[in-house]
RNA sequence: GGAUUAUACAGAAGAGGGAAGAGAGUAGGCUCGUUGAUCCUCUAGCAACCUGAAAGUUCAAGGUGCUAACACCUACCCCGUAAGGGAAAUUAUAAACU
Numbered sequence: 001g002g003a004u005u006a007u008a009c010a011g012a013a014g015a016g017g018g019a020a021g022a023g024a025g026u027a028g029g030c031u032c033g034u035u036g037a038u039c040c041u042c043u044a045g046c047a048a049c050c051u052g053a054a055a056g057u058u059c060a061a062g063g064u065g066c067u068a069a070c071a072c073c074u075a076c077c078c079c080g081u082a083a084g085g086g087a088a089a090u091u092a093u094a095a096a097c098u
Base pairs, nucleotide, nucleotide: 001098002097004095005094006093007092008091013043014042015041016040017039021032022031023030026075027074028073029072044067045066046065049063050062051061052059053058054057071090077086078085079084
């Protein structure tokens, strides 16, 4: 990198660095950001996919992951006058494969 399965409206922030853009990609919107965001490091925390421990649902030691907004919202298809709902694609993460 590829294919499979599962999940994606719950939950969880401080410090230091750095300096202008960021929220996956395209478009439109909306939001975050010089009261310093995105990002990196450390610490803390959340969660419970795998391992593990205790025992039939708990714990959270290890491997990951995550800690603004539903995966920020919409886009194609179906239902609906509409609001909205469903389903898919894409993306992300995990597990076990190749």